[in-house]
């Protein structure tokens, strides 16, 4: 320098064909217990890496930028 994959909650990741942004773990509160843990119930937490385009509507499609991993040279 060129090719490919990936970037979504604190962490690990779903999100199919464009139509309400989610799960598990973690965190907070309540119930339970003498207390802790476990369990049950509830809650908080998101610029879907960034910018632009297409569209009535974009995490999803297109282009560019950045970052990570990988292959070739």
């Nucleotide at each position: 320098g060129g090719g490919g994959a990936c970037g979504u909650a604190g962490c690990u990741c779903a999100g199919u064909u464009g139509g309400c942004a989610g799960a598990g773990c973690g965190c907070c509160g309540c119930u339970u217990u003498u207390g802790c843990a476990c369990a049950g119930c509830g809650g908080a937490g998101g610029u879907c890496a960034c910018g632009a385009g297409u569209u009535c509507g974009a995490a999803u499609c297109u282009c560019g930028u950045c970052g990570u991993c990988u292959c070739c040279a």